[in-house]
Predicted 3D model of an 82-nucleotide RNA (c-di-GMP-I riboswitch aptamer) from Firmicutes bacterium UBA2595.
Taxonomically the source falls in Bacillota (Bacteria, Bacillati).
RNA sequence: CUGGAUAAGAGGUAAACCUGUUGAAAAGCAGGGGCACAAAGCCAUGGGUCUACGGUUUUACUAUGAUUGCCAGGCUGCCGAG
Numbered sequence: 001c002u003g004g005a006u007a008a009g010a011g012g013u014a015a016a017c018c019u020g021u022u023g024a025a026a027a028g029c030a031g032g033g034g035c036a037c038a039a040a041g042c043c044a045u046g047g048g049u050c051u052a053c054g055g056u057u058u059u060a061c062u063a064u065g066a067u068u069g070c071c072a073g074g075c076u077g078c079c080g081a082g
Stems, first nucleotide, its partner, number of pairs: 012037002017032006035069001041075003045072003048067003054062003
């Protein structure tokens, strides 16, 4: 000098729950809150799971709906000593 693991530092996000609101629901959004997270940043592409307005062969099945803090994959990002 270059690369790079970890520590550290600077920060970041925000579980359950409560309030309001959207939605048929699952769930989302906003405020409070703080369980946890080195990608818990983004993407619904594959799988899984949840819901069933509507539809159907109707005591059930079904996603075009939801979930990225279920997993995988893709893209991107902060710091980096001894």